RNA sequence: CGGUCGGUACCGCCGAGUCGCCAGCACUGGUGAUCCGGGGAACCAAGGUAGUGGGGUGAAUCCGCAGGUCACCUGCGGUAGGGCGAUCUUCCCGCCCGAAUCCGUCAGCUCACCUGGUAGGCGGGAAGCGGAAGAAAGG
Numbered sequence: 001c002g003g004u005c006g007g008u009a010c011c012g013c014c015g016a017g018u019c020g021c022c023a024g025c026a027c028u029g030g031u032g033a034u035c036c037g038g039g040g041a042a043c044c045a046a047g048g049u050a051g052u053g054g055g056g057u058g059a060a061u062c063c064g065c066a067g068g069u070c071a072c073c074u075g076c077g078g079u080a081g082g083g084c085g086a087u088c089u090u091c092c093c094g095c096c097c098g099a100a101u102c103c104g105u106c107a108g109c110u111c112a113c114c115u116g117g118u119a120g121g122c123g124g125g126a127a128g129c130g131g132a133a134g135a136a137a138g139g
Base pairs, nucleotide, nucleotide: 010124011123012122013121014120018033019032020031021030022029023028035117036116037115038114039113044108053106054103055102056101057100062078063077064076065075066074067073068072081097082096083095084094085093087135088134089133090132091131092130
């Protein structure tokens, strides 16, 4: 000097998942605020029953082809929908996701009211930063 791996401070991304206080003293627990979700009248909507039930969280639905142990799963290709590109919005361009899981025969909306959660997973890391227009903030 170059390469590779890991990593502190710190910065950033998906997501509701942040902050304060009191304990415990490794982990963690409690409580309050914040944010997010579920149940729940009238009115409105919805015929009832049965059935292949039905419903919730989430962007994560649906289609074609092939295979399998064929309610379903796997692979390939799409797709409703969603995310990122470092103040914000929009456009362009580019890169991605398009899962999983819970309730248990039961739930439309919904005032009062009741109730649950406030996780998890990643990237950069002594650097990193697409283009255009407008706005805001700062100086």